[in-house]
RNA sequence: AGUCCGCCGGGCGAUCGCGGUGCCGGAAGGCAUCGAGGAAAGUCCGGACUCCACAGGGCAGGGAACUGGCUAACGGCCAGGCGCUAUACGCGCGGCGCAAGCCACGCCAAGGCGACGGAAAGUGGAACAGAAAGCGAAACCGCCGGCCGUGCGCGAGCGCGGCAGGCAAGGGUGAAAAGGUGCGGUAAGAGCGCACCGCGUCGCUGGUGACAGCGACGGCAGGCCAAACCCUUCCCGGAGCAACACCACGUAGGCGACCGACGACCCGGCCCGGCGAGGUCGCGGGUAGGUGGCUUCAGGCGCGCAGCAAUGCGCGUCGCAGACGAAUGAUCGCCACGCGCCGCGCAAGCGGCGCGCACAGAAUCCGGCUUACAGGCGGGCUUU
Numbered sequence: 001a002g003u004c005c006g007c008c009g010g011g012c013g014a015u016c017g018c019g020g021u022g023c024c025g026g027a028a029g030g031c032a033u034c035g036a037g038g039a040a041a042g043u044c045c046g047g048a049c050u051c052c053a054c055a056g057g058g059c060a061g062g063g064a065a066c067u068g069g070c071u072a073a074c075g076g077c078c079a080g081g082c083g084c085u086a087u088a089c090g091c092g093c094g095g096c097g098c099a100a101g102c103c104a105c106g107c108c109a110a111g112g113c114g115a116c117g118g119a120a121a122g123u124g125g126a127a128c129a130g131a132a133a134g135c136g137a138a139a140c141c142g143c144c145g146g147c148c149g150u151g152c153g154c155g156a157g158c159g160c161g162g163c164a165g166g167c168a169a170g171g172g173u174g175a176a177a178a179g180g181u182g183c184g185g186u187a188a189g190a191g192c193g194c195a196c197c198g199c200g201u202c203g204c205u206g207g208u209g210a211c212a213g214c215g216a217c218g219g220c221a222g223g224c225c226a227a228a229c230c231c232u233u234c235c236c237g238g239a240g241c242a243a244c245a246c247c248a249c250g251u252a253g254g255c256g257a258c259c260g261a262c263g264a265c266c267c268g269g270c271c272c273g274g275c276g277a278g279g280u281c282g283c284g285g286g287u288a289g290g291u292g293g294c295u296u297c298a299g300g301c302g303c304g305c306a307g308c309a310a311u312g313c314g315c316g317u318c319g320c321a322g323a324c325g326a327a328u329g330a331u332c333g334c335c336a337c338g339c340g341c342c343g344c345g346c347a348a349g350c351g352g353c354g355c356g357c358a359c360a361g362a363a364u365c366c367g368g369c370u371u372a373c374a375g376g377c378g379g380g381c382u383u384u
Base pairs, nucleotide, nucleotide: 001382002381003380004379005378006377007376008375010335011334012333013332014331015330016329018035019034020033021032022031023030024029037359041370042369044368045367046366047365048364049240050239051238052237061236062235063234064233065232066080067079068078069077070076081116082114083113084112085111090107091106092105094103095102096101117231118230122229123228124225125224140171141170142167143166144165146163147162148161149160150159151158152157179197180196181195182194183193184192198220199218200217201216202215203214204213205212206211244292245291246290247289254283255282256281257280258279259278266274267273299318300317301316302315303314304313305312306311337356338355339354340353341352342351343350344349
């Protein structure tokens, strides 16, 4: 200098005020104590809890997808693998410059990014451009030799036109043209041959594994898209604290559908038996006040142990909002921090005045992710 993480995010005091709990009081009230966040936010993912449904399995539907680990669980976290990729300093090379130096190109770091299973099951797609968009083909501009015709030339030959062929090198189109570079080879060419690199198959070695390294063989093969359908493996019942339970209140009159003297409803789920005329559901009307759920927890902090880490285990300690017209606030003083101005001072600095001090805010509770955030602190890594 760069980059990646972690943490804090005002302190003290006075006055007035608000909510919970405890105590005192007949009451009014008094006293004590506690009272927002790292995101309380978005409601994106996962769970706890509650009610409803549910034998098991399957279909449909939704989701996850490199490997290993962690976790109550996850699309989260940690560690690792593979692929892609940026630039600083520096290095290399070139240009400009008398020089100092500047500029362009290439290489290189910690880092950054990745819906990173399968394209050799099947279906399908690739616009425009292009001759051709896929496995055996293809000639637009071209390259090559042959034959025929023709022009020029004394001639060797050169040019033009046509015919049937060879080529996949060069150019052009495109996001992509079917291995790359070099040497040989050839009429011209081509993995046609060879070397290296890439790729595929097999084996050995290392690793829990993703994968890596090495060796042999193969002349290169069914190229791209699954964030197209699809296939494979795994996971998933629905609704949510306005859940849900209890007390109180309400359930008057009405509309619709269905069942019922061939016996409904009820009496224990079924049968038998009993009873004997209403019953079930929906709409609408009505009620909508209180209590529980409610905050103790996958809890915070400290220490030790295991682990690279995420995390786990053990011991100790602490109790930390619980409202519902929804409390957690306002004013003032001092200090801290930042900025500006003024004065003093050689300077470091000291003093005075003014201004600023973020994002935001619980609503059943946790674990994550994402987004917002004035200012400040600490650490790891890389380069010089």
Molecule: Bacterial RNase P class A
Organism: soil metagenome